[in-house]
Context: one part of a larger RNA
Order: sequence, then structure tokens, then C1' cells
RNA sequence: GGGUUGUUAAGGAACUCGGCAAGUUGACCCCGUAACUUAGGGAUAAGGGGUGCUUGAGUGAUCAAGCCGCAGAGAAUAGGCCCAGGCGACUGUUUAGCAAAAACACAGGUCUCUGCUAAAUCGAAAGAUGACGUAUAGGGGCUGACACCUGCCCGGUGCCGGAAGGUUAAGAGGAGAUGUGAGAGCAUUGAAUUGAAGCCCCGGUAAACGGCGGCCGUAACUAUAACGGUCCUAAGGUAGCGAAAUUCCUUGUCAGGUAAGUUCUGACCCGCACGAAUGGUGUAACGAUCUGGGCACUGUCUCAACAACCCGCCCG
Repeated sequence: GGGUUGUUAAGGAACUCGGCAAGUUGACCCCGUAACUUAGGGAUAAGGGGUGCUUGAGUGAUCAAGCCGCAGAGAAUAGGCCCAGGCGACUGUUUAGCAAAAACACAGGUCUCUGCUAAAUCGAAAGAUGACGUAUAGGGGCUGACACCUGCCCGGUGCCGGAAGGUUAAGAGGAGAUGUGAGAGCAUUGAAUUGAAGCCCCGGUAAACGGCGGCCGUAACUAUAACGGUCCUAAGGUAGCGAAAUUCCUUGUCAGGUAAGUUCUGACCCGCACGAAUGGUGUAACGAUCUGGGCACUGUCUCAACAACCCGCCCG
């Protein structure tokens, strides 16, 4: 000097990215317990009080009187709590060895395929799984409890449907033409016509892939524009939410909390570049989740000190 463990005056988060770490709380009995809520919960909410021994009474629970200590769950083991917000409903799963999460899964929702020798999958095949199942079943895609909802666009791409028409391969067809030959013939070539799916074409379909405008003017202060004009489009973003896990400008503006707040909460809406199952908005409960605040508590700190053991150093 370091490590591990422990104690500490006064203060009590001033530490720090951040209460990280440590500490507080802790058992049992009694009292008491809010918002909110899916009425189950929340809840051990929170917050208080008690706990030993002796004698007596009582079946007992327990009660009464007395006694001792600084201290009676006398040591050890044994929740810190509250408020608000984001995300994900939940229990669960995951990167064996830097990530446990808001990621995956999930019950539920929905679309689509599949009539059974099913679809789908493995396999040159036989065969097997599906399933000794049969559409209340099985496969695939998306979403993700629950509540309220889920708007407009089928022009493009995809998928589905369509007895017409156009185009179109081999094949069929054979008008003709060419070579050769004395000819018969042989050989080569070959127009019209016919000819499937596909494509073109005509419809449908967005919980299919996806998409969801611009400019100008206008009200008797000003400002703004319910209103009007015009261009373009397949249609021009509805409800709800909104500086958001999304906001560049930006520490937006206002309010709250602080003596002081780029974070946080509530609003506003000018949404660079939210938005409705690539789901939208809420939501009790839940979470080794993330964010902000508070109470309690503390060597995290002001600011360091001491103790025990171990290492380091010296001698042997």
C1' cells in the first nucleotide's frame, strides 16, 4: 500500500450516469388499511401496538398480581415502503461462455389452403408423418388477454373468378416452290387453316403486398380561415393519440414539482417524418423491465478513522 470483514461523532445522497454498493425492514399475535379494479384483487397495502420470568385463578384461550435487565421474536435464519409514467396483458422462453429485455411464446382474433389416396412435409421410389385424425379437423400467414374500435383507395404487384375476343409451341394441315431424274419417283422447303396453359383483356379482393396531395384567395382591429377557386390522384390520413421508445429545428411554449429541473408529469398542436390486426387508443393485475419523484435508512459522500485476518516488505 492492497484485499476481505466489521464499527464509527455530527450531517444524511451533499456521492454518482444512476442510492451502484451497503444499510433499513424482517418471525408470530392484535388493531388498522387508500386510489383504482376485470369485484378475484390491490393487501403482509400503508400505519400503529404487543412478545421475558414467577405466583395465583381458569378445562382452556387467557386474565390478575409481582419480579429482573440497556435490551424479552434477548443469539442465528426471516419483505424496505410509497407516488407517477413508458413498454409488454399475465405464468412462461431466450443469445451454454459480455444482452433476460420492450425480444420470442402465449390464450384470444382474423385471413387463407385442405372433402380424405386431404392439404402440407420428408423421400429419385417404396413408403412415412399429417392421423389410426375428418372442416368444432389439419397446414400456413399476420395480430397478440380484456374493453372501445379497426376509416378511404383495387391505379401498380399478388391472389381468385371469367364457355367471348387477341396473341401463342410442338403437333395436325398441305396451296405452292426448289433440287434431281427421260419419266415414274425420291429428297428438301413450305402459305392458308387448325392448335393448350400462359400473357393481353373483363371483373373481384387490402386482418393480401401496399398507398392515404399541392397552390392561391377570403370574416367590419389584428390574427386565423368555417368558406371559395384551381391543379393533380386509385384514393388524398377518418376515429383516436401526439415534442411521443416516433419531434430535426428543440433545453418548442405554458403549467407542476426544486432555492435552482437538457430528465420527469400534465397540457398545447406548428405530426421535419403517429395512425388504425407491419393494428389504434385505454387498461386492473403482473415484471431480477425502463424512467422521474418522495419517506425511512445508511461510510455513497463531507472526510476520513479504527479493529481483525490475509497478501505485499524485511530478517532467519
The prediction has a mean pLDDT of 89.
A computed fold for a 316-nucleotide part of an RNA from Hominimerdicola alba, annotated as large-subunit ribosomal RNA, domain IV.
Its Rfam family is "Bacterial large subunit ribosomal RNA".
Lineage of the source: Bacteria > Bacillati > Bacillota > Eubacteriales > Hominimerdicola.
The RNAcentral record of the full RNA draws on ENA and SILVA.